[in-house]
RNA sequence: GCAAAACUGUCGUGAGGCAGUGACGCAAAGCUUCCGGCCCGACGCGGUACGCGCUGGGUAGCGGGGUUGCCG
Numbered sequence: 001g002c003a004a005a006a007c008u009g010u011c012g013u014g015a016g017g018c019a020g021u022g023a024c025g026c027a028a029a030g031c032u033u034c035c036g037g038c039c040c041g042a043c044g045c046g047g048u049a050c051g052c053g054c055u056g057g058g059u060a061g062c063g064g065g066g067u068u069g070c071c072g
Stems, first nucleotide, its partner, number of pairs: 001026002006021006024061001030067003034064003037059005043053004
């Protein structure tokens, strides 16, 4: 310096986002979905449960990559 969970308000079908309060933690817990994971939704196939395929979205505090930065 940042700000988890929780609470309140608000947006979203949802995962989840934003703002306020608040600090669990973090030397990149700054930024960025290129890769993998996990989560949500639609479509299709087989079909009681459910599984598979494909696709859109989310998670940067799940890792990796890219990029910027502080101290020494």